[in-house]
Molecule: transfer RNA
Organism: Desulfomicrobium norvegicum
RNA sequence: UGGGUGAUCGUUCAACGGUAGGACAGCGGACUCUGACUCCGUCAAUCUUAGUUCGAAUCUAAGUCACCCAG
Numbered sequence: 001u002g003g004g005u006g007a008u009c010g011u012u013c014a015a016c017g018g019u020a021g022g023a024c025a026g027c028g029g030a031c032u033c034u035g036a037c038u039c040c041g042u043c044a045a046u047c048u049u050a051g052u053u054c055g056a057a058u059c060u061a062a063g064u065c066a067c068c069c070a071g
Stems, first nucleotide, its partner, number of pairs: 001070007010024004018054001026042005047063005
């Protein structure tokens, strides 16, 4: 420099163009003499800026960052 892939709660992984969900972590409660385990509840996110669409995490364009391949 060229090509390809990816970016989603604190972490990790999902999500036909139609309510952004699960697990772990955190917080609250139940249980317990106390703690752990277990159970219940709760909190929390779509890389950025535009475009298409009734509606975008998803499609399009540009940009940023990371990884892989080639030179």